[in-house]
């Protein structure tokens, strides 16, 4: 280092439900809790989505997601 145990200390929190925020995709706080060794961090690259615009789906402008992926960084240490 590469990996990730029916380890051990701890953490995060899907659906869903309240409540507020946004035209939307979605997002914030509480409850929850399915899952997650990066489910830390971060819109830089893809990708997916939403609104506008267009007018037959093209080009273009604002956005949203990192719990899709790629970057960075990082706790623990059995077995290989």
């Nucleotide at each position: 280092c590469u990996c990730g145990a029916u380890a051990a200390a701890g953490g995060c929190a899907a659906a869903c439900c309240a409540c507020c925020c946004g035209c939307g995709a979605g997002g914030g706080u509480g409850g929850g809790g399915c899952g997650c060794a990066a489910a830390g961090c971060g819109a830089u690259g893809g990708g997916a989505c939403u609104c506008c615009g267009g007018a037959u789906u093209u080009a273009g402008g604002a956005g949203u997601u990192a719990g899709c992926c790629a970057g960075c960084u990082g706790c623990c240490g059995a077995a290989a």